[in-house]
RNA sequence: GCUUGUUCUCGGGGCGGGGUGCAAUUCCCCACCGGCGGUAUGGAUGGUGGGUUAGCCCGCACAUUCGAGCCCGCGAGCGCUUGGCGGGUUUCCGUCAAGGUCAGCAGAUCCGGUGAGAUGCCGGAGCCGACGGUAUAGUCCGGAUGGAAGAGAACGAAA
Numbered sequence: 001g002c003u004u005g006u007u008c009u010c011g012g013g014g015c016g017g018g019g020u021g022c023a024a025u026u027c028c029c030c031a032c033c034g035g036c037g038g039u040a041u042g043g044a045u046g047g048u049g050g051g052u053u054a055g056c057c058c059g060c061a062c063a064u065u066c067g068a069g070c071c072c073g074c075g076a077g078c079g080c081u082u083g084g085c086g087g088g089u090u091u092c093c094g095u096c097a098a099g100g101u102c103a104g105c106a107g108a109u110c111c112g113g114u115g116a117g118a119u120g121c122c123g124g125a126g127c128c129g130a131c132g133g134u135a136u137a138g139u140c141c142g143g144a145u146g147g148a149a150g151a152g153a154a155c156g157a158a159a
Base pairs, nucleotide, nucleotide: 003157004156005155006154007153008152009151010150016030017029018028019027031139032138033129034128035074036073037072038071042066043065044064045063046062047060048059049058050057051056069127070126077105078104079102080099081098082097083096084095085094086093087092109125110124111123112122113121131142132141133140
């Protein structure tokens, strides 16, 4: 370094101002926020080449690390499927549990610039955001002191 076991820890942000109204953090105007892994032309640090008296300047497809809400994939939630229970005149409704097959909702980005190369950098303009509750909610309350993509640590095993 690779493979692997057990345990533990961690693992989501955001309504501020104004308007209308009996009532809105829910509508309207302005605002605010961005889970996990991957990708990498950007940043930082180190290394290194060249130029320069020096200060310093110009490079490197070298290393480490950080780097995308809308590129690829994943999770949660809803749907769905299966099963139990209850209700209803059957296809229906409610509730609980399981599955993670399906991928239905799974969301949403373009233009200009630079460059060998960018949906990632720079500039600009856009767009998106489960379910239940309630005056219609990405931001409030609730399921949730939950679950989870995953991240890390400790102690082992094997080679």
This is a predicted structure of a 159-nucleotide RNA (FMN riboswitch aptamer (RFN element)) from Phyllobacterium salinisoli. The sequence was found by an Rfam model in a public genome assembly. Lineage of the source: Bacteria > Pseudomonadati > Pseudomonadota > Alphaproteobacteria > Paramesorhizobium. Its Rfam family is "FMN riboswitch aptamer (RFN element)". The family has 146 seed sequences and 6,230 matches in Rfam 15.1.